RNAcentral holds the sequence, with entries from ENA. This is a predicted structure of a 75-nucleotide RNA (transfer RNA) from a Candidatus Bathyarchaeota archaeon. Its mean pLDDT, the model's own confidence on a scale to 100, is 82. Its Rfam family is "tRNA".
RNA sequence: GGGCCGGUGGUCCAGCUGGGUUAAGACGCCGCGUUCACACCGCGGAGAUCCCCGGUUCAAAUCCGGGCCGGCCCA
Numbered sequence: 001g002g003g004c005c006g007g008u009g010g011u012c013c014a015g016c017u018g019g020g021u022u023a024a025g026a027c028g029c030c031g032c033g034u035u036c037a038c039a040c041c042g043c044g045g046a047g048a049u050c051c052c053c054g055g056u057u058c059a060a061a062u063c064c065g066g067g068c069c070g071g072c073c074c075a
Base pairs, nucleotide, nucleotide: 001074002073003072004071005070006069007068010027011026012025020058029045030044031043032042033041051067052066053065054064055063
């Protein structure tokens, strides 16, 4: 330098193919219940302008273009 894959709550990971209401789940965190108490368990809650910029569209995490970062391969 070229090719492919990835970037989404604190962490992990779906959703993208085929655009459409309030972005799902697990762990963690907070509160309540339970217990003599703790743990487990049950219920509830907070937490993500979806890596950045621009474009297409009535509408973009999703499609298109350009960047940044990471991984693998080729040279």